[in-house]
RNA sequence: UUAGAUAUACAGAUGAUUGCGUGCAUAUGCACGAGGAAAGUCCGAGCAGUACAGAGUAGGAUGAUGGCUAACGGCCACCGGGAGUGAUCCUAGGGAAAGUGCAACAGAGAAUUACCGCAAAGAAAUUUGUAAGGGUGAAAAUGUAGGGUAAGAGCCUACGGCUAUCCAUGGAGACAUGGGUGUGCGUGUAAACCCCAUCCACUGCAAGGUAGACGGACACAAAAUGGUUACUCGCCAGUCUGUCGAUAACACCGCUUGAACCUAACAGCAAUGUUAGGUCUAGAUAGAUAAUCAUCUAAUACAGAACUCGGCUUAUGGAUAUGCUAACAGC
Numbered sequence: 001u002u003a004g005a006u007a008u009a010c011a012g013a014u015g016a017u018u019g020c021g022u023g024c025a026u027a028u029g030c031a032c033g034a035g036g037a038a039a040g041u042c043c044g045a046g047c048a049g050u051a052c053a054g055a056g057u058a059g060g061a062u063g064a065u066g067g068c069u070a071a072c073g074g075c076c077a078c079c080g081g082g083a084g085u086g087a088u089c090c091u092a093g094g095g096a097a098a099g100u101g102c103a104a105c106a107g108a109g110a111a112u113u114a115c116c117g118c119a120a121a122g123a124a125a126u127u128u129g130u131a132a133g134g135g136u137g138a139a140a141a142u143g144u145a146g147g148g149u150a151a152g153a154g155c156c157u158a159c160g161g162c163u164a165u166c167c168a169u170g171g172a173g174a175c176a177u178g179g180g181u182g183u184g185c186g187u188g189u190a191a192a193c194c195c196c197a198u199c200c201a202c203u204g205c206a207a208g209g210u211a212g213a214c215g216g217a218c219a220c221a222a223a224a225u226g227g228u229u230a231c232u233c234g235c236c237a238g239u240c241u242g243u244c245g246a247u248a249a250c251a252c253c254g255c256u257u258g259a260a261c262c263u264a265a266c267a268g269c270a271a272u273g274u275u276a277g278g279u280c281u282a283g284a285u286a287g288a289u290a291a292u293c294a295u296c297u298a299a300u301a302c303a304g305a306a307c308u309c310g311g312c313u314u315a316u317g318g319a320u321a322u323g324c325u326a327a328c329a330g331c
Stems, first nucleotide, its partner, number of pairs: 001327004005322004010317001012296007020033005035302001039313002042311005047204004054233004059200005065077004079093001080091004094195002099193002101189003115134002117130005142160006161185002163182008208253003216244004225237003260279008
C1' cells in the first nucleotide's frame, strides 16, 4: 500500500420564522414528541380472562458441558466436528448393539455377490474352489509386510488403524493425553420413521373493565349440560348452561414508572450481577413532529410506534478503530 477479519458508535448538528399532537398553565407561555431495525410475527415472557386443583394418551418443541437470564429454540465461555493459508467463522452435537426404511445412475453384485482374473479337472463345452489382483462406484467386507496354500482369505504372526471396555494423569464437566485387555472389524443415514431424556393448559389489548342499564324472550334438562388441552379418567358447579338483542352506538379506563435508561466502582475470562448517584424521554384513535432560509459536516440509505419488554432473522448509508491475518515493497 492492497485485500480480508473483528468490533464500535452515528442515523445529522446549530440558529431564525411559520405550522401540528399531548401535558401543565392562562401574559399565549413552558416541557416533551417514531427506529436500529419501529419491519417479519419467528420464539420467550409481563399483564388480562376462562370460579379451584390433578393424572394418562395423543400432539408439539428442544438435545455436548458449564454458566447468565423473569424466561427462551436466546446470550457467554468452552469441548467435539466442519470450512479457511490465516485472523476467524459455522454447528445438522443423546441413541445405528430395540426395530423399520432409504442410498439414484454405473456396476456381476449395495447385504450376503462373482464380470474379468487366479487355481484344479477335462479333448472341448464346462464343473468346482477363490475374493489376493483388475474394472464400476460416494461407498465393494480394516492397512502394510511376512508365513501358509492347488490358488487364496485375519487363515496365522508382527506392527498399525478403527471400535468396546478398564486403569493412570489433567480438568467442576463435556473431554484430552498415555497405557492395558478383546474369541470386536460388512458402510452410511435419525434436518428419515423411531427409541431415550427434559419441557409445554387455552385465548389474546380487536385481552379485559366501568358507565350506557333497566331488566327481558326463546331452547334443553333434573342429571341433561357446562368447566381448565384434542380425547379419556377423575374433580367441581347445580343455573357460574346455550342463543338473541338498546348487554347496541358512543364515551372513559386499560395507555405508559419500566424484569426502564445513563454514569462510576467492585466481582467475573465473558455473558452478567451488586452497590452508589442521576434522569423521566410519544400515548395517537381516520390516526400528530412538517416547510423555508443560513452555516457546519462523512449525513445519506433502509425506512413510521398503536399494551409493554427480552431475543432472533431480514433490509440498509457512509464513518472510525485494531499490540488482528495474508501478500508485496521499503528501511
Molecule: Bacterial RNase P class A